[in-house]
RNA sequence: GCCCCUGUAGCUCAGGAGGAUAGAGCAAUGGAUUCCUAAUCCAUGUGCCGCGUGUUCGAGUCACGCCAGGGGCACCA
Repeated sequence: GCCCCUGUAGCUCAGGAGGAUAGAGCAAUGGAUUCCUAAUCCAUGUGCCGCGUGUUCGAGUCACGCCAGGGGCACCA
């Protein structure tokens, strides 16, 4: 330098054939229970979906550019 994959909640991820309010598990917080703790039960999500521009009536989803991480290839006289 070229190619591919990934980036969504505090963490791990789903959603990737565009459609109205963006989700799951875990964690966290509040409450119930308990003498206290653990466990259990109930409740709680203001994440502009890495950043920007564009396409569209409508973008987490499509296009382009950039950033970050991972992998492969090339170069290494």